[in-house]
RNA sequence: GGGCGGGUAGUUCAGCCUGGUAGAACGCUGCCUUCGCAAGGCAGAGGCCCCGGGUUCAAAUCCCGGUCCGUCCA
Numbered sequence: 001g002g003g004c005g006g007g008u009a010g011u012u013c014a015g016c017c018u019g020g021u022a023g024a025a026c027g028c029u030g031c032c033u034u035c036g037c038a039a040g041g042c043a044g045a046g047g048c049c050c051c052g053g054g055u056u057c058a059a060a061u062c063c064c065g066g067u068c069c070g071u072c073c074a
Base pairs, nucleotide, nucleotide: 001073002072003071004070005069006068007067010026011025012024013023020057028044029043030042031041032040050066051065052064053063054062
């Protein structure tokens, strides 16, 4: 330098192909239970989706450019 894959909640990842109110698990907070803790049960907070632009009534999703990570080739 080139090919491919990836960047979404504190963490690990779905969702993207086929545009239409952003989800799961773990973690965190409160309550119940216990003498207390753990486990368990219930409830809740937490992300305008890597950045910029375009298309569209509408973009995490489609298109273009950039950037970072992984991998392969040189």

This is a predicted structure of a 74-nucleotide RNA (transfer RNA) from a Candidatus Woesearchaeota archaeon. It matches the Rfam family "tRNA". About the family: Transfer RNA (tRNA) molecules are approximately 80 nucleotides in length. The prediction has a mean pLDDT of 85. Taxonomically the source falls in Candidatus Woesearchaeota (Archaea, Nanobdellati).